[in-house]
C1' cells in the first nucleotide's frame, strides 16, 4: 500500500404546510429509551448503516460565540498548529 478483526469520531447551516426541499463536504444517514417544555419542538445516552482516522496519530475535541477570506446562512480555505488532548494488533505485497 492492502486485508482482517477491534477501537475512535462528526453528523451542521436555510426555507418549511413537518410532508419534505436545498447548499457544502469523505462523511450531515435510520431507529430505541429517558428528561424538560408544550401542541409540537430541544437536550442527553444508546444501537445500526455509510463515511474517515487509529500514534508516521489534523479523523476529531479543546482554545471558539477565535482571526481573515468566503456563503442569504452553514459549510468551505488559510492562519491559530513544532499548542493540549486523542483510538491497534496481525498477516500479504512492495
Nucleotide at each position: 500500500c492492502u486485508c482482517a478483526u477491534a477501537g475512535a469520531g462528526g453528523u451542521g447551516c436555510c426555507g418549511u404546510u413537518c410532508g419534505c426541499g436545498g447548499c457544502u463536504g469523505a462523511g450531515a444517514g435510520a431507529g430505541a429509551a429517558g428528561c424538560a417544555a408544550u401542541u409540537u419542538u430541544g437536550c442527553u445516552u444508546u444501537u445500526c448503516a455509510a463515511c474517515u482516522c487509529u500514534u508516521u496519530g489534523a479523523a476529531c475535541c479543546u482554545g471558539a460565540u477565535c482571526c481573515g477570506g468566503g456563503u442569504c446562512a452553514u459549510a468551505c480555505c488559510g492562519g491559530c498548529g513544532a499548542a493540549g488532548g486523542g483510538a491497534a494488533u496481525g498477516g500479504g505485497a512492495u

Predicted 3D model of a 94-nucleotide RNA (TPP riboswitch aptamer (THI element)) from a marine eukaryotic metagenome. The sequence is in RNAcentral, with records from MGnify.